This is a predicted structure of a 71-nucleotide RNA (transfer RNA) from Meda fulgida. RNAcentral holds the sequence, with entries from ENA. The coordinates come from a structure-prediction model, not an experiment, and the mean pLDDT is 83. It matches the Rfam family "tRNA". By type it is a transfer RNA.

RNA sequence: GGUAGGGUAGCCGAGCGUCCAGGCGGCGGGUUGUAGCCCCGAAGACAAAGGUUUAAAUCCUUUCUCUACCA
Numbered sequence: 001g002g003u004a005g006g007g008u009a010g011c012c013g014a015g016c017g018u019c020c021a022g023g024c025g026g027c028g029g030g031u032u033g034u035a036g037c038c039c040c041g042a043a044g045a046c047a048a049a050g051g052u053u054u055a056a057a058u059c060c061u062u063u064c065u066c067u068a069c070c071a
Stems, first nucleotide, its partner, number of pairs: 001070007010024003027041004047063005
C1' cells in the first nucleotide's frame, strides 16, 4: 500500500429501519446478628461528522481506530 471484518453501558455481548436483548459489575431495598448467597427495583450505551427518511445502532458518504490476510 491492497482486501476483508469489527467499533453498542465500567466489562462481555445480541440486535432484519419505526419500541436498544441479556449476563457480570455498580446503586437502592428485602432477607441475615454481620457479611455472603438469594430475591425485588431503578439507572446507565450505539467511534466522530454529514446525508437519506415521518423515523437510523441499522441505509449512503467521509474521517478516526482495532483485528486478520496479501504485498